[in-house]
Transfer RNA from Halteria grandinella, 72 nucleotides, folded computationally. The organism belongs to Halteria, within Eukaryota. It matches the Rfam family "tRNA". By type it is a transfer RNA. The RNAcentral record of the sequence draws on Rfam.
RNA sequence: GGACUUGUAGCUCAAUGGUAGAGCAUCGAGCUAAUGACUCGGGGGUUGGGAGUUCAAGUCUCCCCAGGUCCA
Numbered sequence: 001g002g003a004c005u006u007g008u009a010g011c012u013c014a015a016u017g018g019u020a021g022a023g024c025a026u027c028g029a030g031c032u033a034a035u036g037a038c039u040c041g042g043g044g045g046u047u048g049g050g051a052g053u054u055c056a057a058g059u060c061u062c063c064c065c066a067g068g069u070c071c072a
Stems, first nucleotide, its partner, number of pairs: 001071007010024004018055001026042005048064005
């Protein structure tokens, strides 16, 4: 330098172009003498950045950034 691939909550990951979710973590309540476990509930997201297509984009297209694999 080129090809492919990944980027979504604190972490690990989902989501057929049509309301962005789960588990763990965290916070509150219940339970307990207390802690843990268990039960119930809450908060937390400019979907890496920008532009385009579309009535509508996490998803499609282009550029850029970062990581990974391969080729040279």